This is a predicted structure of a 73-nucleotide RNA (transfer RNA) from Camelus ferus. NCBI's taxonomy places the organism under Eukaryota, Chordata, Vertebrata, Boreoeutheria, Camelus. It matches the Rfam family "tRNA". From the family's description: Transfer RNA (tRNA) molecules are approximately 80 nucleotides in length. Its family is annotated with triplet codon-amino acid adaptor activity in the Gene Ontology. Rfam classes the family as a transfer RNA. The sequence is in RNAcentral, with records from Rfam. Model confidence (mean pLDDT): 81 of 100.

């Protein structure tokens, strides 16, 4: 320098071809226990990487940029 794929909750990741964003783990609260762990229930937590475009409407489609990953030179 070229190509590919990736970016979503504190962490690991879903979300299907546009219309209310979720799981597991973790954190918090309650129940259980003499207490702890385990178990059960509940709750909180999101600028969907950034900017622009298309659209009535964008996490999703298009363009550009940024970060990190892989391959080639």
């Nucleotide at each position: 320098g070229a190509g590919g794929g990736u970016a979503u909750a504190g962490c690991u990741c879903a979300a299907c071809u546009g219309g209310c964003a979720g799981a597991g783990c973790g954190c918090g609260u309650g129940c259980u226990u003499a207490g702890c762990a385990u178990g059960c229930a509940c709750a909180a937590g999101g600028u969907c990487c950034u900017g622009g475009g298309u659209u009535c409407a964008a996490u999703c489609c298009c363009c550009a940029g940024u970060g990190g990953c892989c391959u080639c030179c």